RNA sequence: CCCCUGUUGCAGCCGAGACUCGGUUUCCUUCCUGAAACCGGGUGCGGGAGAACCAAACUCCUCGAAGCAAUUCGAGGACGGGGCGCACGAGGCCGGGCAACCGGUUUCAAGGCCACUUUCAAGGCCAAGCCCGACAGCUAAUCUCGCAGGCAUUUGGAAGGGCGAGC
Numbered sequence: 001c002c003c004c005u006g007u008u009g010c011a012g013c014c015g016a017g018a019c020u021c022g023g024u025u026u027c028c029u030u031c032c033u034g035a036a037a038c039c040g041g042g043u044g045c046g047g048g049a050g051a052a053c054c055a056a057a058c059u060c061c062u063c064g065a066a067g068c069a070a071u072u073c074g075a076g077g078a079c080g081g082g083g084c085g086c087a088c089g090a091g092g093c094c095g096g097g098c099a100a101c102c103g104g105u106u107u108c109a110a111g112g113c114c115a116c117u118u119u120c121a122a123g124g125c126c127a128a129g130c131c132c133g134a135c136a137g138c139u140a141a142u143c144u145c146g147c148a149g150g151c152a153u154u155u156g157g158a159a160g161g162g163c164g165a166g167c
Base pairs, nucleotide, nucleotide: 006167007166009163010162012151013150014149018043019042020041021040022039023038024037025036026035027034044147045146046145047144048143049142054137059078060077061076062075063074064073065072066071080135081132082131083130084129089108090107091106092105093104094103095102096101111126112125113124114123116160117159118158119157120156121155122154
């Protein structure tokens, strides 16, 4: 100096929400440099629209009429449809309504998350919110949008990795 093995230490999380180049302005500074904001690109990650083929092509309540019945017709009322996201749904109670249904609350719960990754066990947390605006199934080409925000949820077993230093 090189190789192998063992041992020890370290690593923030959810989320697509990152890296990088150039320009302008402002701030700091002796200079170099650095930071912030805005604008325009590249790479990467994520989403939407969008052919053929294929798929799909409405529902419920109340009242009246017809009918043996199934059901049919008319009038009025209720519920559009779709997207991002784990957050799909069911029951109970309360309020409005004759009802369909609408709103609130609570319990359960599909699903999701818990610190390098996978897996097993235990324990715990969330199960919301927002958007389009009458309109979109899938979908090649093509077109287009976003790269935020919020935090500090844990142990144990097995296996496999990364970084640096020491022994």
This is a predicted structure of a 167-nucleotide RNA (c-di-AMP riboswitch aptamer (ydaO/yuaA leader)) from a Verrucomicrobiia bacterium. The model forms 96% of the base pairs in the Rfam consensus. It matches the Rfam family "c-di-AMP riboswitch aptamer (ydaO/yuaA leader)". Gene Ontology terms of the family: cyclic-di-AMP binding and regulation of gene expression. Taxonomically the source falls in Verrucomicrobiia (Bacteria, Pseudomonadati, Verrucomicrobiota). Its mean pLDDT, the model's own confidence on a scale to 100, is 77.